[in-house]
Context: one part of a larger RNA
């Protein structure tokens, strides 16, 4: 070199588990609440199991009585319409009614008398019709007297009397509602007795007490409801969160057609203006500045003259535009129309812009002509949907026309502005899943602002003198050990501080070892240069690193090695689940605030490196 065997524990981004942190999912459960929507339960009315009795108050309806106050008018005129007479004592005439009383006819009854009978007669008796007298009540008619009325007179309206409203109100009924209060039969009753063979606070049933149309219950309704439940909480981001931003306008970036990003750099919109416009038109005029002059008169007011040339002004931002104008003044006016558009910019779509000509109808101008808002570019919102106007198209046999249809015009800070819904916040360290190194923490790369250490340049400190020693303002390297920046490999895992073993490296060298300067008298010391051989301490406090004290020492060096080393160890300290303070949140919870506590897995084998033995 090879082989075997044994140790070691650095590497095989060793293995294990499709990373639990972080991030994404229009993923998911579990919580919480003054998210949003429901809902149990609890509440209010109502009606309905559900019945009488009285008092009250209210409506409404019928009767019936009142009820009404300018002035002026006999005076308290409630409206309108009819109306020429009404009421009322009282006498006469008549006429019904109703008692009484005396009298007549007619019918039937009874008993008697004459009769052979049949039928007759007188009596009583009941019923009808009547007739005369009395009283009583009512109707018409008439004279008289009274009172109101017509009239007259006053007023907008004239009275008696009627009829029909109408304001406010009393009576009575009737009938509706509320509200109370008494019953008792619905209905309760966890009360007393008794009975259902015997035990039983159950149950049923009887009798009695108590309560009662309450209560309970149903059905409907308004309230309350994280008790319960289903969801929802937005993206963009040099991770994510916190901030900011989201849609339209004007520049810059933009790289001379257009377009063109970023959490690059400045700035606006979310409108206004209408008949005394900031529109339309016809006709006129110029702005601003500055120099000289010029009364109050100034830096500026109005006037003159010369110069500059748009710097003024165009409602508002910027940018382009604009001079016999687009700016300013003045007349007249409403085209700030109506039906169409050839053709074109722009553009993914849907949207967005311009348009010459034509037909109707104004306006303005002598005409030619101009005018479908505004000097252009922001001043904004699809669809659904209800709901207006218009139109009369459909109209479920037929007629209506309920809904629909077709034009027009309004409701969204629907601003997360192409608008998920008419309707939505949060915590999770009790967590889960699915991805991801497309994205963060910790290493490693790249950078090197910031760090560390070196030159240059020297004002200037060093009594004097820049450079013995120190260096401002500044300009150049250099490491790559700090705090970042980038996100390049890893999230189907590359275990993280600090200690301990146990190392090796590098010099910008702590010590020890050779030198130059000195502001080096010696000695001690400053600085620099050359050297990495070897060395480079124990305690005390804190997880600490670090650092701060103690006693040593020659000295008690800086730094690299995944801030060297957990398939070596630890487990103090971060960084899971229990639990507390503090202090934020309504709450769940939450804090590079604290505190007590908390599983560190591999002896299958193999290769690399290394070390030791043995063979070859």
């Nucleotide at each position: 070199c090879c082989c075997a065997c044994g140790g070691u524990a650095g590497g095989a981004c060793g293995a294990a588990a499709a990373g639990a942190c972080c991030c994404c999912g229009u993923g998911a459960a579990g919580c919480u609440u003054u998210a949003c929507u429901a809902u149990a339960g609890c509440u209010u009315g109502c009606u309905a199991c559900u019945g009488g009795u009285g008092u009250c108050a209210c409506g409404u309806c019928g009767u019936u009585c009142c009820u009404g106050u300018u002035c002026a008018g006999c005076a308290u005129a409630g409206g309108u319409g009819g109306g020429a007479g009404u009421g009322u004592g009282u006498g006469c005439u008549u006429c019904g009614c109703a008692c009484a009383c005396a009298g007549a006819u007619a019918u039937c009854g009874a008993a008697a008398u004459u009769u052979c009978g049949a039928a007759a007669u007188a009596u009583c008796g009941a019923u009808a019709u009547u007739u005369g007298c009395g009283c009583g009540c009512g109707g018409a008619g008439c004279g008289c007297g009274c009172a109101c009325g017509c009239c007259a007179a006053u007023g907008a309206g004239a009275u008696a009397c009627c009829a029909c409203c109408c304001u406010g109100g009393g009576a009575c009924g009737a009938u509706g509602c509320g509200a109370u209060u008494c019953c008792u039969a619905a209905c309760c009753u966890a009360c007393g007795a008794c009975c259902g063979u015997g035990a039983a606070u159950c149950c049923g049933g009887u009798c009695g007490g108590g309560g009662g149309a309450c209560c309970g219950u149903a059905g409907c309704u308004g309230g309350u409801g994280g008790g319960u439940a289903g969801u929802u909480u937005a993206a963009c981001u040099g991770g994510g969160g916190c901030g900011g931003u989201u849609g339209c306008c004007u520049c810059c970036c933009a790289a001379a057609c257009a377009g063109u990003a970023a959490c690059g750099g400045a700035g606006g919109c979310g409108u206004u203006u209408a008949c005394a416009a900031a529109g339309g038109u016809a006709g006129g005029c110029u702005a601003g500045g500055u120099g000289c002059g010029g009364a109050u008169g100034g830096a500026a007011a109005u006037c003159g003259c010369g110069c500059c040339g748009a710097u003024a002004g165009g409602g508002c931002a910027a940018a382009c535009c604009c001079a016999a104008a687009a700016g300013c003044c003045u007349g007249c006016u409403u085209u700030a129309c109506u039906g169409c558009a050839a053709g074109a910019c722009u553009g993914a779509c849907u949207a967005g812009u311009c348009g010459a000509g034509c037909a109707g109808u104004c306006g303005c101008g002598a005409a030619a002509g101009c005018g479908g808002a505004a000097g252009u570019u922001a001043g904004u919102g699809a669809u659904c949907c209800g709901a207006c106007c218009g139109u009369a198209c459909g109209a479920u046999a037929u007629a209506g026309g309920a809904c629909g249809g077709c034009g027009g015009a309004a409701g969204c800070u629907c601003a997360u502005c192409g608008g998920a819904u008419a309707a939505a916040a949060g915590c999770u360290a009790c967590u889960c899943c699915g991805g991801g190194g497309a994205u963060a923490a910790c290493a490693g790369g790249c950078u090197a602002g910031u760090c560390u250490g070196g030159u240059c340049c020297a004002a200037g400190a060093g009594u004097c003198c820049a450079c013995a020693u120190c260096g401002a303002c500044g300009a150049c390297c250099a490491g790559g050990u700090u705090c970042g920046g980038c996100a390049c490999c890893u999230c189907g895992a590359u275990g993280u501080c600090g200690g301990c073993c146990c190392g090796u490296c590098g010099c910008a060298u702590c010590c020890u070892g050779g030198g130059g300067g000195u502001g080096g008298a010696g000695a001690a010391g400053c600085u620099c240069c050359c050297a990495a051989g070897g060395g480079u301490u124990u305690g005390g406090c804190u997880g600490u690193u670090c650092g701060c004290c103690a006693a040593u020492u020659a000295a008690a060096g800086c730094g690299g090695c995944a801030c060297g080393c957990g398939c070596g160890c630890u487990g103090g300290g971060u960084u899971c689940a229990g639990a507390a303070c503090g202090u934020c949140g309504u709450g769940a919870g939450a804090c590079a605030g604290u505190u007590c506590g908390g599983u560190c897995u591999c002896c299958u084998g193999u290769c690399c490196u290394u070390c030791g033995u043995g063979g070859g």

Large-subunit ribosomal RNA, domain V from Parcubacteria group bacterium Gr01-1014_31, 616 nucleotides, folded computationally. The prediction has a mean pLDDT of 81. It matches the Rfam family "Bacterial large subunit ribosomal RNA". Rfam links the family to the GO terms structural constituent of ribosome and ribosome.